[in-house]
């Protein structure tokens, strides 16, 4: 250069096909139990890679760009 893949909270990730209330697990505050610590239990925190398009409504469906991983092709 071609082609496929993936990208969602501080980490791992589902939801993506078939738009409809962003979820779950560790993690972090803060509490409650506990003699105190683990442990459990309750609240919090904070996310969809960027732009654009369809639509009443986009994590999702389309288009363009980015990053990474793969294979194939080049390699003077």
């Nucleotide at each position: 250069g071609c082609a496929g893949g993936u990208g969602u909270u501080g980490u791992g990730u589902a939801g993506c096909c078939u738009g409809g209330u962003a979820g779950c697990a560790c993690a972090a505050a803060g509490g409650c139990c506990u003699u105190c610590c683990a442990a459990g239990c309750c609240u919090u925190u904070a996310g969809c890679c960027c732009g654009g398009g369809u639509u009443c409504a986009a994590a999702u469906c389309c288009c363009g760009g980015c990053a990474c991983c793969u294979g194939c092709a080049c390699c003077a």
The prediction has a mean pLDDT of 81. This is a predicted structure of a 76-nucleotide RNA (transfer RNA) from a Thermoplasmata archaeon. NCBI's taxonomy places the organism under Archaea, Methanobacteriati, Thermoplasmatota, Thermoplasmata.